[in-house]
Fluoride riboswitch aptamer (crcB RNA motif) from Mycoplana dimorpha, 62 nucleotides, folded computationally. The sequence was found by an Rfam model in a public genome assembly. Lineage of the source: Bacteria > Pseudomonadati > Pseudomonadota > Rhizobiaceae > Mycoplana. Its mean pLDDT, the model's own confidence on a scale to 100, is 78.
RNA sequence: GCGUGGGAUGGGGAUGGAGCUCCCCGACAACCGCCAUAUCGGCUGAUAGCUCCUGCCAACGG
Repeated sequence: GCGUGGGAUGGGGAUGGAGCUCCCCGACAACCGCCAUAUCGGCUGAUAGCUCCUGCCAACGG
């Protein structure tokens, strides 16, 4: 330098950070909440799950 075969780094799980576990995707992807009279209406949650922190909401006490 050429040919053949294999293949990663990585990304995501409805709003923040970290650890652990699980699942999904291969960049053309995974993912991008629900209900409704869908037009100005309504509902849950910072998690995929667990724990902690931050923020937010509610109640009670000092």